[in-house]
Predicted 3D model of a 71-nucleotide RNA (transfer RNA) from a Candidatus Colwellbacteria bacterium. The sequence was found in a public genome assembly. The prediction has a mean pLDDT of 84. It matches the Rfam family "tRNA". The family's RNA type in Rfam is transfer RNA.
């Protein structure tokens, strides 16, 4: 260097082109004599650049990074 796949919240995963949710985890606040479970509600996220579209996590090129596959 060729080729496929993949980068979405602290972690771990979804999302026919149209509100970005869900598990654990933090915060608060119900409940309890108390702590655990348990309800409830909040903060937190699209790898970077462009391009297409009325509208892009989503389609297409670059570029960066991780897996694997060939040499």
């Nucleotide at each position: 260097c060729g080729c496929g796949g993949g980068g979405u919240a602290g972690a771990g995963g979804a999302a026919c082109g149209g509100u970005a949710c869900c598990u654990c985890g933090g915060a608060a606040g119900c409940c309890u004599c108390a702590u655990a479970a348990g309800c409830u509600u909040c903060a937190g996220g699209a790898g970077u650049g462009g391009g297409u579209u009325c509208g892009a996590c989503u389609c297409c090129c670059g570029c960066c990074c991780c897996c694997g596959c060939a040499a």